[in-house]
RNA sequence: GGAUGCUUAGCUCAGUUGGGAGAGCAUCACCCUUACAAGGUGGGGGUCGGGAGUUCGAGCCUCUCAGCAUCCA
Repeated sequence: GGAUGCUUAGCUCAGUUGGGAGAGCAUCACCCUUACAAGGUGGGGGUCGGGAGUUCGAGCCUCUCAGCAUCCA
């Protein structure tokens, strides 16, 4: 320098038909227990990597920038 993939909650990830932003773990409160752990119930937490565009509507489509991984040279 070229090619491909990825970037969504604190972490690991789903969301692949354009219309509800989610799961597990973690965290907080309560229940349970003499107490702790385990278990049960509930809550909080997100500019969906940055910017622009298309659209009534974008995590999803298009352009651009950045970062990470792999391969080729």

Transfer RNA from a Bacilli bacterium, 73 nucleotides, folded computationally. Taxonomically the source falls in Bacilli (Bacteria, Bacillati, Bacillota). Its mean pLDDT, the model's own confidence on a scale to 100, is 81. It matches the Rfam family "tRNA". The sequence was found in a public genome assembly.